[in-house]
RNA sequence: CUGUGCUGGGCGGGGAGUUUGCGGUGCCCUGUAUCUGCAAUCCGCAAUAGCAGAGCCGAACGUCUUUCCCGACGAAGCAAAUGGAAGGCUGCGCCAUAUAAGGGGCGUUGAUAUCAAGGUCUUAUGCAAUCGCGAGCUGCGAACCGUGUCAGGAUAGGGAUAUAGCAGCACUAAACAGUUGCCGCGGUGUGCCAUAAGGAAGCUUUGAAGGAGCAACCUGUAUGGUUUACGCUUCGGUUUGUUUCGGCAAAAAAGACUGCACAG
Numbered sequence: 001c002u003g004u005g006c007u008g009g010g011c012g013g014g015g016a017g018u019u020u021g022c023g024g025u026g027c028c029c030u031g032u033a034u035c036u037g038c039a040a041u042c043c044g045c046a047a048u049a050g051c052a053g054a055g056c057c058g059a060a061c062g063u064c065u066u067u068c069c070c071g072a073c074g075a076a077g078c079a080a081a082u083g084g085a086a087g088g089c090u091g092c093g094c095c096a097u098a099u100a101a102g103g104g105g106c107g108u109u110g111a112u113a114u115c116a117a118g119g120u121c122u123u124a125u126g127c128a129a130u131c132g133c134g135a136g137c138u139g140c141g142a143a144c145c146g147u148g149u150c151a152g153g154a155u156a157g158g159g160a161u162a163u164a165g166c167a168g169c170a171c172u173a174a175a176c177a178g179u180u181g182c183c184g185c186g187g188u189g190u191g192c193c194a195u196a197a198g199g200a201a202g203c204u205u206u207g208a209a210g211g212a213g214c215a216a217c218c219u220g221u222a223u224g225g226u227u228u229a230c231g232c233u234u235c236g237g238u239u240u241g242u243u244u245c246g247g248c249a250a251a252a253a254a255g256a257c258u259g260c261a262c263a264g
Base pairs, nucleotide, nucleotide: 001264002263003262004261005260006259009057010056011055012030013029014028015027020046021045022044023043024042034054035053036052037051038050062257063256064255065254066253067252071248073246074245075244076243077242078241079240080239081238082237084235085234086233087232089231091230093226094225095224096223097222098221099220101219102218103217105214106213114208115207116206117205118204119203120202121198122197123196124195125194126193127191128190129188130187131186132185133184134183135180136179137178138177139176146171147170148169149168154163155162156161
């Protein structure tokens, strides 16, 4: 060195999670690798850390180290999205004031400011309107306890007569209902009404004198206020993307190592 028979060993590995820890079942990555039974309200074990059974290979398809890196995980930073809390900010929105640069408007058919008179305003009175009450008028209105007349009947009387009186009829009181042209009193979110007095100085109408501005609707500018839906700022939460760092790390590549016996 070659061959044969053995033995150790091998017949997948890894990440997160779970767990005191390890391995497995379940998820994910890698990628093809003997079978059967067990297992998330888990299963089996204890640093020699799946157990039990069957089969195959067998010192290379094994073991160790290094490189590379799929992948998941952790930390930090940045960006975006989303929802929560707070603030009240020269944002956005709204309001007020000022200004008069631009637009528009009024004005020589006469602006602002000034003066005079009237209206609008207040008080009182009158008139009218309307409402209510009174009063007047009309109707109705009493089994007995209202009036008149009182049939029949009753009472008194020898009688003539007298007395009380129900029903009926008529009338009327209170009450109830209606009406009012005229009468009295009171009220009024009433009035193109009248009279008298007053006040305010705003608006309006008319007039006088005079002769060029007035006004602030929109835009702009400034100041003050208001609101917090949105935007903004601050705080912490969740999710996504990206960058850096860290410990793992499959597959792949490289290197090293690898027992016993016999025969040639």